This is a predicted structure of a 74-nucleotide RNA (transfer RNA) from an uncultured Succinivibrionaceae bacterium. Rfam family: tRNA. Its mean pLDDT, the model's own confidence on a scale to 100, is 81.

Order: sequence, then structure tokens, then C1' cells
RNA sequence: GGCCCAUUAGCUCAGCCGGUUAGAGCAAACGACUCAUAAUCGUUGGGUCCCCAGUUCGAGCCUGGGAUGGGCCA
Repeated sequence: GGCCCAUUAGCUCAGCCGGUUAGAGCAAACGACUCAUAAUCGUUGGGUCCCCAGUUCGAGCCUGGGAUGGGCCA
């Protein structure tokens, strides 16, 4: 220098062929249970979908550029 992959909640990850309102588990807070703690059960909060533009009636998803991390080639 070239090519490929990943980036979505605090963490690990889903999200199909573009269509209502972006989800799960764990973690957190609160409640139930308990003499109490843990475990268990329930509820709740938590998101600029890495950034900037474009396409479209509509983008987490498509296109272009960029960033970070990883891999391959030279």
C1' cells in the first nucleotide's frame, strides 16, 4: 500500500428480503420471599444502531467517504 470482517443498552449478542414502537441474556435499581443475606420470582430504567453524507414515501439494514479493532496478501 491492497483486500476481507466486525462496530446495535454498562457487557455479550440477535435483528430475515428496507416498513408499526429497536430487542434478548447478563449486569443495575426497586419490590416480593427470608430473622437476615444469597438464590429464586416480578417490575422498571437504560440506545445519536461508530461518524458524515447520499438514495428512498420510509434506513440498524442499501450506496459513498471516514474512524477504531481484527485478519490475509505484498